The RNA shown here (transfer RNA) has 71 nucleotides and comes from Weissella kandleri. The coordinates come from a structure-prediction model, not an experiment, and the mean pLDDT is 81. NCBI's taxonomy places the organism under Bacteria, Bacillota, Bacilli, Lactobacillaceae, Weissella. Its Rfam family is "tRNA". It is annotated as a transfer RNA.
[in-house]
RNA sequence: GGUAGUGUAGCCAAGCGGUAAGGCAUCGGUCUGCAAAACCGUGAUCGCCGGUUCGAUUCCGGUCACUACCU
Numbered sequence: 001g002g003u004a005g006u007g008u009a010g011c012c013a014a015g016c017g018g019u020a021a022g023g024c025a026u027c028g029g030u031c032u033g034c035a036a037a038a039c040c041g042u043g044a045u046c047g048c049c050g051g052u053u054c055g056a057u058u059c060c061g062g063u064c065a066c067u068a069c070c071u
Base pairs, nucleotide, nucleotide: 001070002069003068004067005066006065007064010024011023012022018054027041028040029039030038047063048062049061050060051059
């Protein structure tokens, strides 16, 4: 330098055009003599910029970061 992949909550992770599941952790609450356990609740402008569309996490272009391969 070229090609490909990944980027979603503090962490892991699903989501193939119609306002984003789940798990762990955090915090608050219930329970308990106190804890632990258990149960209930709690939070996301989807890396960034633009385009297409009535509507974009999703499609397209660019860009950034990381990873792999080629040279």